[in-house]
C1' cells in the first nucleotide's frame, strides 16, 4: 500500500505493586488492588488433515486476543432520536 474483519467468545490462578482503556474530548476500569511477566483460557486469519476444487468438519503449529460495540464521540447523510456511511484505528492474510 491493497484486502477481509471488528455488537460472539476468554481465570474467585501467582509474581508484581499505579495505573490503564490508540491520541484528543469525554465517560470509565484500578490498593475489594492498574501495568507489565508467568501460568491459564477464547477463537479459528494463516496453517495441517478429512471431505468433491466449494460448502463444511476435526486439530490447534504461527500470529492475535481475554471490562464495557473498536466503551461513546469528532467527518458525512438524517430536522432530531434511531440508523447508515466515511476517517482513525487494531488484528489476519498479501
Nucleotide at each position: 500500500c491493497u484486502u477481509a474483519u471488528c455488537g460472539a467468545g476468554a481465570g474467585c490462578g501467582g509474581u508484581g505493586g499505579a495505573g490503564g482503556g490508540a491520541a484528543c474530548g469525554g465517560c470509565c476500569c484500578g490498593a475489594u488492588g492498574a501495568a507489565a511477566c508467568c501460568c491459564g483460557g477464547c477463537a479459528a486469519c494463516c496453517u495441517g488433515c478429512g471431505g468433491a476444487u466449494c460448502a463444511c468438519g476435526c486439530a490447534a503449529g504461527g500470529u492475535g486476543c481475554c471490562a464495557a460495540a473498536u466503551c461513546c464521540g469528532g467527518c458525512g447523510a438524517g430536522g432530531a432520536a434511531a440508523u447508515c456511511g466515511a476517517a482513525a484505528g487494531a488484528u489476519g492474510a498479501g
Source information
SAM riboswitch aptamer (S box leader) from uncultured Flavonifractor sp., 94 nucleotides, folded computationally. Model confidence (mean pLDDT): 86 of 100. The sequence is in RNAcentral, with records from MGnify.